Context: one part of a larger RNA
Molecule: small-subunit ribosomal RNA, 5' domain
Organism: Confluentibacter sediminis
């Protein structure tokens, strides 16, 4: 000099834009942050309308619950834990798998027991829960069939990167499906696309006052496992592996796109956005699935909390907000799904604290104003001189005209929206695609715009001895105190304190603290 997620003291008018727990991954009250489908199923409370022999019957309508389908692995959050193929970057897979999604080729047969709900009858203080009966289905089980699927033979082509891959042919053997009414689904294959695992080359803190280190440990065979190769695991056999080009050990650390700074070269960091990894009160497992070894899912053990009839439940904010508690320090228990994107659903729609917004904070950037012009007897006060006169505040104040950006009043007032539904038209030919027309704003009566009146509503910090822009007077008198370094202060102090006046910056100034 420049920078920051900054605090801290004074001071404070506005706008836009952007940030906002860096510390205790401490502990959490409330409340909302993942459902949704009746066009998959049986049921059904309600409420309408009819008929009634007043019992009750017929129809529609259809809440929650219920069985079953997809989502719940995404999105939001912290950075513990990790010095690793974790992350970057290049490459590989002849060693893999992908739900939804496009594309193309088939099919979508015949049956069969059962289960919740519902009713009943119990137990429990809850949390739940136990028995009988009796029921569906796109929920499960069977057969049949297919197939470029597996497995195994068996003889042929082709190709290449070493293991090897790839195509056609015949045999034998296993193994699908779900339907529901016109359009949605189911199975099977085969390609794409995403997306994912895994593996190599290269880069990647600090300590040697850590020098050896390793026994699944190095490598072969055989079995098992997995999507999938592999000591991934297991039996036997071999004795290897790794390291001064720093192994092991141990400290500290989430990588990186990028930030700051510097001419660079290099330092310094990894808040907000993006991408990757890693975690979910702490440890541990493994189900469910296309994917999880799962943030608001299960089980076990643990601390801790809370309920309790003392028998036994119950829960997990580093999801949004808020509460203690740490701390120098960091914000609302806000609103809308209007847009964007996410699930589910033909579709209306319904869910969404993701997202868009509002609120609070001068944290930071950037913009705007706090009036313009004229005005000299250069007034008064104030303060310095002192030749008793002058200088400075100072055009500065009054005053004289004039203008109104922001504030105040009041009217008016959007873009952002276009789809979806619905309703009609062209083309096509039975559902698409295109235009029309209708309606849909959280923000918000907000951005803008007008009109009114009126300078009206809006200036502070800090320094003045050098460095370094700005100097005098007074009190103090090595006191009292200043200080970033040198260094001021012991009777005339430009350095203390206080005035006066100057400087610099300005809704800020400054001071701490951290990096170059």
């Nucleotide at each position: 000099g420049g920078a920051u997620g900054a605090a801290c003291g004074c001071u404070a008018g506005c706008g836009g834009c952007a940030g906002g727990c860096c510390u205790a991954a401490c502990a959490c009250a409330u409340g909302c942050a993942a459902g949704u489908c009746g066009a998959g199923c049986g049921g059904g409370a309600u409420c309408c309308a009819c008929c009634u022999u007043c019992g009750g019957g017929u129809g529609g309508u259809g809440a929650g619950a219920g069985c079953g389908g997809c989502g719940c692995a995404c999105g939001g959050g912290u950075g513990c834990g990790u010095a690793a193929c974790g992350c970057g970057u290049a490459u590989a897979c002849a060693a893999u798998c992908u739900a939804c999604c496009u594309u193309u080729u088939g099919c979508u047969a015949c049956g069969g027991g059962a289960u919740a709900g519902c009713c009943c009858a119990g137990a429990g203080a809850a949390a739940u829960u136990u028995g009988g009966a009796u029921u569906a289905a796109c929920a499960c089980c069977g057969u049949a069939u297919a197939g470029u699927a597996u497995a195994g033979g068996g003889a042929u082509c082709c190709g290449g990167c070493a293991u090897c891959g790839g195509g056609g042919c015949c045999c034998u053997a296993u193994u699908a499906a779900a339907g529901g009414u016109u359009a949605c689904g189911g199975c099977a294959a085969a390609a794409g696309a995403u997306g994912a695992g895994u593996a190599u080359g290269c880069g990647u803190c600090c300590u040697a006052u850590u020098a050896g280190c390793u026994a699944g440990a190095u490598g072969g065979u055989g079995u098992g496992g997995u999507a999938a190769c592999g000591g991934c695991a297991u039996a036997c056999c071999a004795u290897g592996g790794c390291a001064a080009c720093g192994a092991u050990a141990g400290g500290u650390a989430g990588g990186g796109g990028c930030c700051c700074u510097g001419a660079g070269a290099g330092g310094g960091g990894g808040a907000u956005c993006c991408c990757c990894c890693a975690c979910a009160c702490u440890g541990g497992u493994a189900c469910u699935g296309a994917g999880a070894c799962a943030c608001g899912g299960a089980c076990c053990a643990g601390a801790c909390u809370c309920c309790u009839a003392c028998g036994g439940g119950a829960g997990g904010c580093a999801g949004c907000a808020g509460u203690g508690a740490g701390g120098a320090a960091u914000a609302u228990u806000g609103g809308a799904c209007a847009a964007u994107g996410g699930g589910c659903g033909a579709a209306a729609g319904c869910c969404u604290g993701a997202u868009c917004c509002a609120g609070c904070c001068a944290u930071g950037c950037c913009g705007c104003g706090u009036g313009c012009a004229g005005g000299a007897a250069g007034a008064c006060u104030g303060c310095c001189c002192u030749a008793u006169g002058g200088g400075u505040u100072g055009u500065a104040a009054a005053c004289u005209g004039c203008u109104u950006u922001u504030a105040u009043a009041c009217g008016g007032g959007a873009a952002g929206a276009a789809c979806c539904c619905c309703c009609c038209c062209u083309a096509c030919g039975u559902g698409u695609a295109g235009g029309g027309g209708c309606u849909u704003g959280a923000c918000g009566g907000u951005a803008c715009c007008g009109u009114a009146a009126g300078a009206a509503u809006a200036a502070g910090g800090a320094u003045c001895g050098g460095c370094u822009a700005a100097c005098u007077c007074c009190g103090u008198g090595c006191c009292a105190g200043c200080a970033g370094c040198c260094g001021c202060g012991g009777u005339a102090a430009u350095a203390c304190g206080g005035a006066g006046g100057a400087u610099c910056c300005a809704a800020g100034c400054g001071u701490u603290a951290u990096c170059c």